[in-house]
RNA sequence: UCUUAUCAAGAGUGGGUUAGGGACAGGCCCUGUGAGCCCACGGCAACCGGUUCCGGCAGGCCCGGAACGGAAGGUGCCAACUCCUGCAGAAGCUAAGCGCUUCUGAUAGAUGAGG
Numbered sequence: 001u002c003u004u005a006u007c008a009a010g011a012g013u014g015g016g017u018u019a020g021g022g023a024c025a026g027g028c029c030c031u032g033u034g035a036g037c038c039c040a041c042g043g044c045a046a047c048c049g050g051u052u053c054c055g056g057c058a059g060g061c062c063c064g065g066a067a068c069g070g071a072a073g074g075u076g077c078c079a080a081c082u083c084c085u086g087c088a089g090a091a092g093c094u095a096a097g098c099g100c101u102u103c104u105g106a107u108a109g110a111u112g113a114g115g
Stems, first nucleotide, its partner, number of pairs: 001115007012041006020030003024086004042078003047074002050068007057060001082108001087105007
């Protein structure tokens, strides 16, 4: 950098350090009653992997599906829906609108798996 899946659920204490943090922009929040980061311990979650079962034909211990399972292992995560909105469309509200609300899709981002 590309492809693909998911993103409304879930899960925090202690110690160290010390001023910012929530990707970006706007908003709105969190924060010396300690942000962020590091360490320890704990927890959440089935993405890969694991176990079992079912199905498929190309017959490989391959492919697809289901269930189990935080316990072999590898990641991830543990304020707020990805905190909300960024672009487009639709519906509704409104006297009307470039305004407001809701919904759908896209973009961006995050995480996993593969290239």
SAM riboswitch aptamer (S box leader) from a marine sediment metagenome, 115 nucleotides, folded computationally.